[in-house]
RNA sequence: AGAGUUUGAUCCUGGCUCAGAACGAACGCUGGCGGCGUGGAUUAGGCAUGCAAGUCGAACGUGCUCCUUCCCUUCGGGGAAAAGAGUAAGUGGCGAAAGGGUGAGUAAUGCAUAGACAAUCUGCCCCUAGGACCGGGACAACUGCUCGAAAGGGCAGCUAAUACCGGAUGUUCCCGUCGGGUCGCAUGGCCUGACGUGCAAAGGUAGCCUCUUCUUGAAAGCCUCCGCCUAGGGAGGAGUUUAUGUCCUAUUAGCUUGUUGGUGAGGUAACGGCUCACCAAGGCGAUGAUGGGUAGUGGGCCUGAGAGGGUGGCCCACCACACUGGGACUGAGACACUGCCCAGACUCCUACGGGAGGCUGCAGUCGAGAAUCAUUCGCAAUGGGCGAAAGCCUGACGAUGCGACGCCGCGUGGGGGAAGAAGGCCUUCAAGGUUGUAAACUCCUGUCACGGUAAGGGGAAUCCAGGCGGGUUAAUAGCCCGUCCUGCUGACGUCCUGCCGAGAGGAAGGCCCGGCUAAAUUCGUGCCAGCAGCCGCGGUAAUACGAAUGGGCCAAGCGUUGUUCGGAAUCACUGGGCAUAAAGCGCGGGUAGGCGGCUUGACAAGUUCGGUGUGAAAUCCCCUGGCUCAACCAGGGAAGUGCACUGGAAACUAUCGGGCUAGAGGCCGGGAGAGGAGAGUGGAACUCCUAGUGGAGCGGUGAAAUGCGUAGAUAUUAGGAGGAACGCCGGUGGCGAAAGCGACUCUCUGGUCCGGACCUGACGCUGAGCUGCGAAAGCCAGGGGAGCGAACGGGAUUAGAUACCCCGGUAGUCCUGGCCGUAAACGAUGGGCACUAAGUUGAGGGGAUCUCGAAUUCUCUCAGCCGUAGCUAAUGUGUUAAGUGCCCCGCCUGGGGAGUAUGGUCGCAAGGCUGAAACUCAAAGGAAUUGACGGGGGCUCGCACAAGCGGUGGAGCAUGUGGUUUAAUUCGAAGCAACGCGAAGAACCUUACCUGGGCUGAACUACGCAGGGAAACGCUCCGAAAGGAGAACUAUCCUUAGGGAACCCUGUGAUAGGUGUUGCAUGGCUGUCGUCAGCUCGUGUUGUGAAAUGUUGGGUUAAGUCCCGUAACGAGCGAAACCCUUGCCUCUAGUUGCCAGCGGGUUAUGCCGGGGACUCUAGAGGGACUGCCGGUGUCAAACCGGAGGAAGGUGGGGAUGACGUCAAGUCAUCAUGGCCCUUAUGUCCAGGGCGACACACGUGCUACAAUGGUCGGUACAAAGAGAAGCAAUCCCGAGAGGUGGAGCCAAUCUUCAAAGCUGGCCUCAGUUCGGAUUGAGGGCUGAAAUUCGCCCUCAUGAAGCUGGAAUCGCUAGUAAUCGCGGGUCAGCCACACCGCGGUGAAUACGUUCCCGAGCCUUGUACACACCGCCCGUCAAGCCACCGAAGCAGGGGGCACCCGAAGUCGCUGACCCAACCUUAGGGAGGGAGGUGCCGAAGGUGCCUUUUGUGACGGGGACUAAGUCGUAACAAGGUAACCGUA
Repeated sequence: AGAGUUUGAUCCUGGCUCAGAACGAACGCUGGCGGCGUGGAUUAGGCAUGCAAGUCGAACGUGCUCCUUCCCUUCGGGGAAAAGAGUAAGUGGCGAAAGGGUGAGUAAUGCAUAGACAAUCUGCCCCUAGGACCGGGACAACUGCUCGAAAGGGCAGCUAAUACCGGAUGUUCCCGUCGGGUCGCAUGGCCUGACGUGCAAAGGUAGCCUCUUCUUGAAAGCCUCCGCCUAGGGAGGAGUUUAUGUCCUAUUAGCUUGUUGGUGAGGUAACGGCUCACCAAGGCGAUGAUGGGUAGUGGGCCUGAGAGGGUGGCCCACCACACUGGGACUGAGACACUGCCCAGACUCCUACGGGAGGCUGCAGUCGAGAAUCAUUCGCAAUGGGCGAAAGCCUGACGAUGCGACGCCGCGUGGGGGAAGAAGGCCUUCAAGGUUGUAAACUCCUGUCACGGUAAGGGGAAUCCAGGCGGGUUAAUAGCCCGUCCUGCUGACGUCCUGCCGAGAGGAAGGCCCGGCUAAAUUCGUGCCAGCAGCCGCGGUAAUACGAAUGGGCCAAGCGUUGUUCGGAAUCACUGGGCAUAAAGCGCGGGUAGGCGGCUUGACAAGUUCGGUGUGAAAUCCCCUGGCUCAACCAGGGAAGUGCACUGGAAACUAUCGGGCUAGAGGCCGGGAGAGGAGAGUGGAACUCCUAGUGGAGCGGUGAAAUGCGUAGAUAUUAGGAGGAACGCCGGUGGCGAAAGCGACUCUCUGGUCCGGACCUGACGCUGAGCUGCGAAAGCCAGGGGAGCGAACGGGAUUAGAUACCCCGGUAGUCCUGGCCGUAAACGAUGGGCACUAAGUUGAGGGGAUCUCGAAUUCUCUCAGCCGUAGCUAAUGUGUUAAGUGCCCCGCCUGGGGAGUAUGGUCGCAAGGCUGAAACUCAAAGGAAUUGACGGGGGCUCGCACAAGCGGUGGAGCAUGUGGUUUAAUUCGAAGCAACGCGAAGAACCUUACCUGGGCUGAACUACGCAGGGAAACGCUCCGAAAGGAGAACUAUCCUUAGGGAACCCUGUGAUAGGUGUUGCAUGGCUGUCGUCAGCUCGUGUUGUGAAAUGUUGGGUUAAGUCCCGUAACGAGCGAAACCCUUGCCUCUAGUUGCCAGCGGGUUAUGCCGGGGACUCUAGAGGGACUGCCGGUGUCAAACCGGAGGAAGGUGGGGAUGACGUCAAGUCAUCAUGGCCCUUAUGUCCAGGGCGACACACGUGCUACAAUGGUCGGUACAAAGAGAAGCAAUCCCGAGAGGUGGAGCCAAUCUUCAAAGCUGGCCUCAGUUCGGAUUGAGGGCUGAAAUUCGCCCUCAUGAAGCUGGAAUCGCUAGUAAUCGCGGGUCAGCCACACCGCGGUGAAUACGUUCCCGAGCCUUGUACACACCGCCCGUCAAGCCACCGAAGCAGGGGGCACCCGAAGUCGCUGACCCAACCUUAGGGAGGGAGGUGCCGAAGGUGCCUUUUGUGACGGGGACUAAGUCGUAACAAGGUAACCGUA
C1' cells in the first nucleotide's frame, strides 16, 4: 500500500467481497511446562447450607467458673471475704451510612470540565482558648406470677453507670439594642466595643506517698494516660447551585396550572414553588419544546496516518439500586444490601389462632443459555472496625485450585551420517525422480518434566518482652519518646536458588495448496456425492468434491463462527458529488436565517500572543530500574490538543457612530414586441338548411366492405344559419419567471432595452417554512357544440385482433365560474456577482465618418453557430461554461421490493405531498470501442431477379432416404453444404447384422522359459462346413555328434484381437461461405483506454486492380502472374501417322518403292503488351471507338481455395488419448439379411409422339482400354451367343459412331406412340443365379395425351440434343459416376423486387451475437410483508372510589419517676382519637405498542409449464412522460 467481481474488450460510476488488528468470547480437532492476568456478557430469575460486623470488663450492675485465704465438715462437700483471671446475657459507648456486589432504573434530581455558596453541615483526627461545681429520680439485667405451639410478650418487685434529669458558672456562642473600623459582589461580609436575655460537662485507669486527710497503709490526695463540655480554626467528607458538553426519532409540533413570577408564611443544615395562602398571566419551543425509543456516566479501551468510528468487561472516580412499591425512626452522616413499619408477589413453619424470610456479599445449587470456576486455606502481609493494650472480628484482602480464555517465555534434542536403504508416491516404466540427512547407525548434551537430598534465600517489619539513652515527676515507680543490641510471628509451601541420579528417554498438532493468496500431482466420483469469503467448481481426463503422496503457513496451538474499527474518499470537517451514471424543487414572490461595496473613528465579543490555575491516580509515550529474559511490576519525566481566570495587540469579522457612490433603486427622453385582461369586427374553409341544374353512382382502401344515394346523393349554382380555428407574412425571428403567447381594431395594464447622469445613499444576494402562478387530461355547476373525437356500434385484416385501416359516434375539445397541481413541466444543466482567446450570423437601440441614405466602424442588450485554453469517464461543454472563484438554497448515497405499505395532511372524487421495512440479487448503470444484426440508408456485384431455352413436381421404372416391418433388415451422412452420398460393382466372399454350429493365449505380429516331437501334404469316420476323433508315414541345413537353427504340439508368462464407445479428448483429410476480395503485420501518429489510422475519401477495375488525394510510410497472406490444356504461326523430328509431286501394283484400298510438301504427332520457340491511332478523363489510372491480327483488353477452359466460420463431417480409410470386452463386444463356418413394403420424399431414366415412329440406303468423330486381356475374317444360331483363333503388350491389331442426309410406310389414334408388367423358351458369368444377376427371342401391352401449389439448370461452342469410351468388375441390377467428341440455339431493356455477397454509414437493451434479447397474465412450489371482523398481552395518561404505614397539624375527659408546689395541683410528656397528604388496589375512559387472526392483496425467488409478442433495428403502428 491494495486486490477480486458488471463487458467480447475498454474507461468511468457503483455496490458486494477479501487480505490487517482486536475480543470478558463460543464451537471443532489437538494438547508438554511455567510466569502474569482474566472468567455468569443470558433470567436485576428462584435459592438449600456455611460464612461475609463486630468490639470494649480500663463506662456499669449482676450471674457463673477458676485460683488464693478463712470457717464448718458426716471428708462426699458446704459457706464467707477480698484481690486477680476468664466468660455470658443485659445497660452503656463506638462501629454498623465504610468495605463488598450489581447496572434494573435514569437522556438529567445523572456524569464530565470550569466556577459559586456573602445560602450550608460535619462524628472520629489535628491546632488554639476556656472549663468540668452541686444534686436527683429511674429502667433493663435479675426475682416472682402469667399468656402463647412458636415467634414473642404482660404484670409486680430490686439495682449501677461515661444511661437519664434539675440547678450553678459561662471565656466564648445564639438572640436583641446602640456604636466604631474595614472590605466587597446587589442582598451584604469580616474585625471590634458596650448593655440585656438564654445555653454545658462524666468519668475511667496504671503507679506513688512529695503535699492534704485518715493515718502499719490507703484515699476523695499527688501524678500518668484515656475520655467529657463550650467556643474558634484546620484537614478530610457531605449538601446546594451556575455555565458548557452529553444517542436516535418531526411518520412526535405545539407543551405547561405549582405551571412562570411576586408578597407573606411554613419548612430545611442551607437557597429555592420545596410547601401553603393571596395576586399577576406568565414560562418553554424549529438553535427542536413536549412525546416515543435506547442507554448508568467519565478516566479509559479497540481501531485508525490522522480526523474520526466503535465501546464502557477487568482497575480507578462519580451515580443509582438492594424481592416489588411506599414511609419515616435513630444518628455527625441513611430515608439505611445482611435495621424498623406498612402493602404486594413468592417460599417456608404452624397446634390453623398466628408467625418467619430476602445471596445484585464469598463459595455453592436449580433454571434458561453457544457460554463463564472451589460449598478451598489464612488473617502471615496490606487495609478496616472496636479497644489504653494484649487482642478479637474482617469471603476486604493475601494465597492456592479449575478453564490454552488471553499475553509472555521455554521445551519436544544437537553434530556426523549416501548402500541416496526399505516402504510410500509419481513417471516417458530400460530406468529415473521425490519423500531425503530424513531414518537406520554413530558421537554428544542434559533445559523442562521425574526420583532423591537437604544447605541457603525473600515476602518479617511491627506490636510485644528484655537492654540502653532522654523527658515528666517528690520519685531510681509508672508513663512517654528515641535507639536497634537481643528474642517472638509464614496461610501460601519445599515456593525460589543449590546438589545427586537416570536416560533421547515422557512431550506436535491444526489449517490450507483454482485466482485473490504462500503451496500440486495421482486415484476415486461423474451437475451425483459434495465444496464455496467473492468470482465460482462438479454433466468421464476435476491442481476447486473425497482420499493418498508431496508441499505451504502458523505452532501448544490451529481453524471456524460472531462482533468492532480499518481498507470505505462507500455520509467526504480533514476528504465526494448532482447535463447523460443516484441526485436541481415546474416557475416566481417573500419570512426567519446565512452572506454582503468604498472610507473613517470607537470598542475588544470572535481572532491572536503571553502568564496563572486546573486538567485525580492508573493507562498510552520517553528515560531508568526489579523479577535469569519477556509478559508483568516500580521510580522519574513528558503528554493530556480542554476549561477558567488574567495581561497585551487591533489587521480582519462582528457591534456602535460619521461620511461616500462604482451595487441597487428612482427621475427625464426615446424604442421594439404573438407579454396579459376586456369589448368589438373580419375573411377563407367546413357542416347543416332552403331552392335551382343534373341523373347513378358517391365515398373509402393495400384491396375491399360497412356507410350515403332514384324519397335524387356525390358534383355544381344561389341564399341562409352555426361553431371552432386564424392561411400567406412566418424566420433555430420576437415577448414572458415558467406554464405559455400568432386575423384586425379600441380600452386598461406588466416587464424590458437604449441615451442622459438630476435624486436616494448599501436600501443588496439567496431563501428553510409560507404564499401565488402553473400544459394537457380530469372533476362540479351553467351554457355552447361546426369539425375532430376516448368509450361504444359496424366493416375489414388476422390463427385470434377487445388493435393498427375504414364508416359512424357520446363524453370531451369551446365559453363563464370554481376545483385539481401533475408532465420527458427538458438546456434532463437552481439563483446571484466577478474574471478568463478569437471568428461569424440574426433581433432591438445609440454614437463616429458621411450633406441624407447606403456602406464602414465603435458600443449596450437579447438570441444562435463554430471554436482556443481549461474542464470532463467519455460524449461533449467552451463569455448564454459543464472554465476559474465567492455567497445562499434544494437534492443524492447499489439494483429490485417502491414512489409501494402504513401514519399524517390536502382534495368532491380521481388522486397529490411526505414516505419506510422485511425479503432478495452481484450486480443494476453511464460513455465510448469492435463486431453481428435490422421488415435502416447509400454504392456495387453474382443465372440473384428479369429476358429466354429446357426441365423437375403428374405416369411407369431405376436408385437413395425416411417410416414401418423383421431374428436381422449392419453402420455412418441430416437445410443450403444428408438423400444415383461413403459404395469406382452386396448371389457366396465383401459383411461390420441375424440364426445356428464350433475354437479359447487364440485367425494375425514380435518374444522368453520348460517338456515333447519332425512338421506339412495325403487317408478313414462324424459333420452343412468350420471343427472334432483316429490311423499311417516321411524329410532339410549346421554340428565340436552332446546338440543347435527353422517348424509343429503341450504347459506357462508378459500379451494379441475388437467395424466396441467418445469426431464434444485428437492428428490427418474433407465440405461450406467462396475464386467472394478480402485478412493482417512492423514502425509512426491519435486516443486515459478498448481501439483507430494505414484498409477511409475522389475516380477506376473481375479484383484492397491501378491512379490521385491523404499522419501515415512500408510489408505479408490472398487477387493477378508463373503451371497445364485449347485456338494461330515458325523451327526441329518423320513411325505405327500422312500422300502433293515421281514410280510400281490392285476391281478397289499409302498396298509397295519412296517423300517431308500438307494433315497429324510431340518437342522447342514466336505471338497479345491497352503496344498503335482518335475521343473522354484530373497532364492520372482507366474507359469508349478504331486499325492491324488466328486471337483484344484476365482470348476459352482447368489446376490453384487467404485470416477464419459452422465444437460442420469422418474414431467404419488410416493414426491416436481415455474408457470398455477377454471361453467374448475376439475368431472360424453354414444359411439368412443388407434386395422386406399400407406409405412419404430426393435424384434420375423412358415416355406421352409427326421437328415423330418404323424399315432400307448412306456420310463424318474424339477420347480411351486391352494379356487370367482386347479379339478380326470364316462357320453355326432368328438372336443373345457358340465354335475357333489371324492380329495386338498397341499412332500398327481389336475399331463399328449416333443424331444427320436420303427413300418408303404410318396420318393424330392410347396409335406401327409408350414400353411397364406377366407368361414361355433360350444364352452367358460363376462351386452356386430360389431368396437375389445380366442378356436374347416370342407373346403380353399397364400408367401415361406435356403434368397443381411450388421448384431446378443454363449467357456460347453454352443450353438443348446425339451417340462413344473408361473405372470398379467373374458376372451385374450402370438409367449412376468420370470423360469424349457430333449437331448446335434463344435471350439479357435493366437492377424496382426475391436470394446471396462486398464496401461505407446509421440504430441497438444483441456478443451463444435476431434461430438474439425480452414483457405481462395464468398454472405450480416456497418465503417474507401489508390489510382485516376480531381476540390476547404490555406501557402511559386522566377522572373518581377505597385508603395501609407514617411525618406534620389538631385534640387528648385516659396515663405519667425527675422540676415547681400552699401537696390540692401546675409545668411538661405520653397512650388514644382525628384532619391533610398518601403506596398498593378498584372502576371508567383515552392513548400507544406487541402478538395472533378466517379471509383478502400485491411482492421476491424457483434449468427446461400455458397464452400471446409489448420493448430493444423505422422492433415491423417510432418510443417515452402526464392524464382519462
RNAcentral holds the sequence, with entries from ENA, Greengenes and SILVA. Predicted 3D model of a 1524-nucleotide RNA (small-subunit ribosomal RNA) from an uncultured Planctomycetales bacterium. It matches the Rfam family "Bacterial small subunit ribosomal RNA".